The prediction has a mean pLDDT of 78. This is a predicted complex of two RNAs, RNase P RNA and transfer RNA, with 425 nucleotides together. It holds a member of the Rfam family "Bacterial RNase P class A".

[in-house]
Parts: sequence; structure tokens; C1' cells
RNA sequence: AGGCCGGGUGACUGCGGGCCGGCGCGAGCCGGUCCGAGGAAAGUCCGGACACCGAAGGGCAGGACGCUGGGGAAAUCCCAGGCGGCGAAAGCCGACGGAAAGUGGCACAGAAAGGAGACCGCCAGCGGCGAAAGACUCUCCGGAGACGCCGAUGGUAAGGGUGAAAAGGUGGGGUAAGAGCCCACCAGCGCCGUGGUGACACGGCGGCUUCCAAACCCCGUCCGGUGCAAGGCGAAGCAGGCUCCGUUGAAGCGGCCCGCCGAGGAGCCGGGUGCGCUGCUCGAGCCGUCGAGAGAUCGGCGGCCUAGAGAGAUGGUCACCUGAAAAACAGAAUCCGGCUUACAGGCCUGCU
RNA sequence: GCCGGAGUAGCUCAGCUGGUAGAGCAGCUGAUUUGUAAUCAGCUGGUCGGGGGUUCGAUUCCCUUCUCCGGCU
Repeated sequence: AGGCCGGGUGACUGCGGGCCGGCGCGAGCCGGUCCGAGGAAAGUCCGGACACCGAAGGGCAGGACGCUGGGGAAAUCCCAGGCGGCGAAAGCCGACGGAAAGUGGCACAGAAAGGAGACCGCCAGCGGCGAAAGACUCUCCGGAGACGCCGAUGGUAAGGGUGAAAAGGUGGGGUAAGAGCCCACCAGCGCCGUGGUGACACGGCGGCUUCCAAACCCCGUCCGGUGCAAGGCGAAGCAGGCUCCGUUGAAGCGGCCCGCCGAGGAGCCGGGUGCGCUGCUCGAGCCGUCGAGAGAUCGGCGGCCUAGAGAGAUGGUCACCUGAAAAACAGAAUCCGGCUUACAGGCCUGCU
Repeated sequence: GCCGGAGUAGCUCAGCUGGUAGAGCAGCUGAUUUGUAAUCAGCUGGUCGGGGGUUCGAUUCCCUUCUCCGGCU
């Protein structure tokens, strides 16, 4: 790192459900037999099946996702690969499209925050001054240059300082000083060639290049809503009153509009019932084996039926075994596929 | 069971297109008063429920988890 298990056997007693038999008018009771929680049943975070809502229609808005190839009913899913990050390695992690379409990037600090910027520093020529002491060169002895200081102008992003970030990095050349200004190497971008299904990799050439989209946004793909308290059938019972909206179109779906339909609807007060059946468990099912594939997965054959409650069942005691100790997390509620989280202890395989 | 919402100071709440976390009440100190209350001035007090991620930077955006509240028979 991957996979698996997560106590076993027996006795007594208890509970839920199916079937069979007996008793009972019936409600029900008794007996027998079979089955009876999980790897997460959890969180309800995704995706579906199924059911209803109005043909389940269109547009805007909104939301979700986002490397490539494959798998899958679909998915914030899985497998393999690419790229990036971390690690000594095995390996782990990644919401990983677009920043040359546009908008935005505040505050503090700083001169300047994106195709910017001259505060200090460095450099150039110009102007002014050089009193005292010291001092260089030239001189026609008036001075001029050099040097020093000051001023304004211009150049400069090497250096200092600020910051999360200062406009590719390092070294060399070059220059008045500097600078991708030029060169070499490296990182990035674009074009071309080769390899690959592709993401991309490698090589060559070119110019000279910040980052943020889990910011708005752009591009691409997808999305109607509500959820088994959905919904269907049956039985029983009751009493209406007031206000408002509506054929100039109510209700019928979410935010809006269009389209459809076509007569009832909403609120408050009051009354009744709060029962039974169904949906309900055979399903993208489980086990074994063979085959395809690198794998996820798919296909063939054989076998199996494995909870279905409705106040809600699977518990308790004892003995033995394994063990240091029966010992962790935890209890189905329409069903299924995932993800995430919790978890004592143990087994197998591969690797550093 | 299904579906929504909220956690910020001791209490009740703001803060949301990311940039030093605020208000009222409460508490403390001082003034005023003979003293107390009220009033006035000032001060203290924050793991922004926990963990992780994106980002230079997270109360804010994203993921996960915990707690609480509400609706539907």
C1' cells in the first nucleotide's frame, strides 16, 4: 500500500415475520418448521430506480461539474495514464478548462502594485560657488581644466529600503551608468517537426514572460419540482360560519416570462376521523466457476432466496473453545450505486 | 424517516461580492451624590463551533465534522 475478518459451538429462555397442522362462532390460542442487521445499517453529502404533480413543453435566470482515455444506469463514482506538489524511497495528495475577451484585486507599508515607478543611490552634460587651510595639470598670468559642494534637467530598475508579490533567474559581455541591450544555461510562452488514440513528452526555432477564476466572468457538458410522511384502495364519521380572490382566466411548480388547461381557490373560526390493506422487498441481487481485459468492469454456465416492522423484532443466562481479555464502532424503516465519517483486535499478499 | 435553517464578547445581534471584528445590555474604573440608583467619561473582554483546503491574506469562498432549532403524518 492492497485485500479480508470483525467471535465460534451447544443448552435453556424470550421476541418479529412466512408456511403448515390443531382448537375456537370469532378475536385469538397452542404446536411444528424455516428465516431474522452492518462493514459501515450512520451522516443524508452526491447519483439513480420508483411514485405523484399539468404535455412533464420552450426561454431567461439559477445551480452542479471541468486534464486524457476507458468503465458505469448515473454520480462530488471507479480504473489506467499524463502533469503538478510532497517524500530518502516504497508511495501519498491534487475542484487539474480559459488570465494575449472583458471587469476587479481593498487596507497597511512603499517613490511605485502591471504592460508601473526615480525616494536614497549611480551616471551624463549644464549653471552657480570654492571664503580660510592644504593640493594636481596647462597657461598668453587674465584664467581654464580636474576635483569638491549646491541646484534644476535628463538617463538608469544593477544596489538600498517597503511588501505576500517590485516586471523572468544565474553568470559573462557591454555601457557614461545601466538594462534581454547581447550571449550561454535554466524556468515559462508561441510556432514547427517526431512519438502517442489522447492528456502530453522530446527536439529545433522565435521573441521576451507576474499572480489570483474554491473573485465576477468566458467556454463546454448536464440539471423541471417534490419525495414512500411519494402514491393507490377500502372502511368509519362530521356542521357549518365569516372574509377575500377568480371566466378581464383562479388553482394547477420552483424566481420570472411564454405556452397549456379551464372553475373553483385561499385565510380564520368551528366540527369529524386519527383505522385497515397495499406500495414492501426478486434485485443495476448473492455465491461458485470459466472466459475477455493491464485494471475498473463485462460476458457465459451452475446454484441460492437471504429481515420487512408500524411504538417499531434478532435479546438474556450458563458451559466449552480460540484469546491477555469475548473485547471496538455501532441497530435496517421504499430500494439500489457511491462518497465521507466512526471503529478494539486479528489474518493474508506485495513493496520501501 | 424526508426536507430546510442557524452557530460571532457573559447575553441579544450586526459584519458577506476576502484586507486591523463592531453595537446595545452586562462587568470594571473615575466623576456626580451625604449615600444608592439614574446620568456622564473611559476601559476590559473574541480559539468568529472544531478540523482541513484555496489564497499573499479567510468570520467571509470550498470540503468535512459536531451541536442546536424548525417544517412535513